[in-house]
Context: one part of a larger RNA
């Protein structure tokens, strides 16, 4: 892991709702009797009258001073059985803890202890203390020989377990191999025996207490309890949510309202549209309230000058209240002010009464993304929190290569018909031409500031045949080497002036250059040439800015100079959309009552309704069956569907219509459970 069989809303009570039967101002028995599914038994219980805390009083009462007001009652249907929805209280759909309590078993494994035994090759070192010299007055001390102490030393048994490699569905539930550590001690065993579960024992590691230890193990309280995660088994139709608020030792839980569903009741309700109403938002504005930039005017402050015993008088490259002017900002500002929403009326229409009350029965109370107003964050985020609206959720089918949430459009079943949406017509791959323009960047087919004689339009401007632009041939002087600085400054370090003249033109010089001069250009002229030229604005496409991490990898891909992009007209393809054609089911309206007509059937959680199969029991002393039952294989048929029915072959003794009852009543899912391979 596959098969196969087992595997989860019972069951009793007690009120409660709905259906359904029996009796009905009544209903109805319990225990128990008994000739026993019958008969008997009125002890109870519910109904028939409320109200009041009571006393009471009573179609009333109660509060009260009150005969006012008001509250709860009065105008009648109950009750006892059967099913069935749900709800308590029980294990209450099923499985599933860690752990608590009790009684009891363990110290053959291990912890320490107690008794009593047993073990420790060898080799080394060489304490005290003695003896002998030698030494002292005598000690002391020295030497040397003896001696043989140690939690000494090296090192096998034996005891440990530091590295490291191997094993790691192991030889092995802790070892194996090569090395290390102790090895006369706080040493290591053997054998017998104490201490035990909030309890031992512990040179303490929460170690260990029989492969279990932050409280053993067994057996019972025991279906402990799980606001937790799993599962919870046939079919078809109808309707269909929530993920909000409000509380909450509440925040993944619950509970009332909101939102679904089904009954009953009533008879409303939504949408256009007209009229009539508050509003104080976006916008705008500055009139307030705050902020803000400039200028005027002008208090008050600072600085400076005169005086100076006080007063003070003048002045300003400064600060500036208020005040005029102008010029702007505001969620907690308004002299203003919308679209929308929201109230209310009213008429028509459309809409399968689509709204409300009261009842039964839920779920849900983690939501998510887009766009649109906003708060918070970086006007970050598939962030996070409101409001509004779509989708998703619970929604398939076509478009976005692929892609809940975008775009299109909501699947009742069939069909080898047809129109069309988004999107799309060179191939993959269904459909396309045809006109005017644009882009050369493969731009299209990722990206900013900012940079650019890329290009194609558009409006205005300078210059221009009195000849423009650009080349090209000359010219580009003089006073003068301007004054000053300077070692030197002649156009060209640097300071200052920047004139004057000859002229068709020519700066006291825009560059390069010299040490300083020279020397080359430049402005500015003429000539020659012969039609445009020059520099800014605006608009369209384009280019540069452009570096990433497994592969080209930023059109889906081939590939495309149209097959890009703009714009014009005209085909086409495209979906479960829409039509055609059959065919179901539901409701509504008609009516000739079995047809016709329109509508309407996506769907999770959940609520209704209708059926299908197995067991068993009555029908059953019935039918079927050895002329072959049930089982098993397979084929046909038939039903929207869970199913049926019938042929064959096995197989060999039993099976069951129908209509009703009764359930141990349907498996693919639980790390399900038992078996088999």
């Nucleotide at each position: 892991g596959u098969c196969a069989g087992c595997g989860a809303g019972u069951u009793a009570c007690u009120g409660u709702c709905u259906g359904u039967g029996g009796c009905a101002a009544g209903c109805u028995u319990a225990a128990c009797u008994u000739u026993a599914u019958g008969a008997g038994g009125u002890a109870g219980g519910c109904g028939u009258a409320g109200g009041g805390a009571a006393a009471c009083c009573g179609a009333g009462u109660c509060u009260u001073a009150a005969u006012a007001g008001g509250g709860c009652g009065u105008u009648u249907a109950g009750u006892c059985g059967c099913a069935g929805g749900g709800a308590g209280u029980a294990g209450a759909c099923c499985c599933g803890a860690a752990a608590c309590c009790g009684g009891g078993u363990g110290a053959u494994c291990u912890a320490u202890c107690c008794a009593u035994g047993g073990c420790c090759a060898g080799g080394g070192u060489g304490a005290a203390g003695g003896u002998a010299a030698g030494g002292u007055a005598a000690c002391a001390c020295u030497u040397a020989c003896u001696g043989g102490a140690g939690g000494c030393c090296c090192g096998a048994a034996c005891c440990c377990a530091c590295u490291u490699a191997u094993g790691u569905u192991g030889a092995a539930a802790a070892a194996u191999g090569a090395g290390g550590g102790g090895a006369u001690g706080a040493g290591c065993u053997g054998u017998g025996g104490a201490u035990a579960g909030g309890a031992g024992u512990g040179a303490a590691a929460g170690g260990c207490u029989a492969a279990u230890c932050a409280a053993a193990c067994c057996c019972g309280g025991a279906g402990a309890u799980a606001g937790c995660u799993g599962g919870u088994u046939c079919u078809c139709c109808u309707c269909g949510a929530a993920a909000g608020c409000u509380a909450u030792u509440u925040a993944g839980g619950u509970a009332g309202c909101g939102c679904c569903u089904c009954g009953u009741g009533u008879g409303u309700c939504a949408c256009u549209c007209u009229u009539g109403g508050g509003g104080g938002u976006a916008g705008a504005g500055c009139a307030c309230u705050g902020u803000c930039u400039c200028g005027g005017c002008u208090a008050g402050g600072g600085g400076g000058u005169c005086a100076u015993c006080c007063c003070g008088a003048c002045u300003u490259a400064c600060c500036a209240a208020a005040c005029c002017g102008a010029c702007g900002c505001a969620a907690a500002c308004u002299c203003c002010a919308a679209a929308u929403a929201c109230c209310a009326a009213g008429a028509a229409g459309u809409g399968u009464u689509a709204g409300c009350a009261c009842g039964g029965g839920a779920g849900a109370c983690a939501g998510a993304c887009u766009g649109c107003g906003g708060g918070u964050g970086c006007u970050a985020a598939c962030g996070u929190c409101c409001g509004u609206a779509g989708u998703c959720g619970a929604g398939a089918g076509g478009g976005a290569a692929a892609c809940a949430a975008c775009c299109c459009a909501g699947a009742c079943c069939g069909c080898c018909a047809g129109c069309u949406a988004a999107g799309g017509u060179c191939c993959c791959a269904a459909a396309u031409u045809a006109u005017g323009a644009u882009u050369a960047a493969g731009u299209g087919g990722g990206a900013a500031a900012c940079g650019a004689u890329g290009u194609g339009g558009g409006a205005a401007g300078g210059c221009u045949u009195a000849a423009a632009c650009a080349g090209c041939u000359a010219g580009g002087a003089g006073g003068u080497u301007g004054g000053c600085u300077u070692a030197g400054a002649a156009g060209c370090a640097g300071c200052c002036a920047u004139c004057c003249u000859u002229u068709a033109a020519a700066g006291a010089u825009a560059g390069c250059g010299u040490a300083a001069c020279a020397g080359c250009u430049c402005a500015c002229u003429a000539g020659u040439c012969g039609a445009g030229u020059c520099g800014g604005c605006c608009c369209g496409c384009g280019c540069g800015g452009a570096a990433g991490a497994u592969a080209u990898a930023a059109c889906g891909g081939g590939g495309c100079u149209a097959a890009a992009u703009c714009a014009u007209a005209a085909a086409c393809c495209g979906a479960a959309g829409c039509u055609g054609c059959g065919g179901a089911u539901a409701g509504a309206u008609a009516u000739u009552u079995a047809u016709a007509u329109c509508u309407a059937u996506g769907g999770u959680a959940g609520a209704g309704g209708a059926g299908c199969a197995u067991u068993c029991u009555g029908u059953a002393a019935g039918c079927c069956g050895u002329c072959g039952a049930a089982g098993a294989a397979g084929g046909a048929c038939u039903g929207a569907g869970a199913a049926g029915u019938u042929c064959u072959u096995u197989g060999g003794a039993g099976g069951u219509a129908u209509c009703a009852g009764a359930a141990g009543a349907g498996a693919g899912a639980a790390u399900g459970c038992u078996g088999a391979c």
A computed fold for a 677-nucleotide part of an RNA from a marine metagenome, annotated as large-subunit ribosomal RNA, domain II.
Its mean pLDDT, the model's own confidence on a scale to 100, is 86.
RNAcentral holds the full RNA, with entries from SILVA.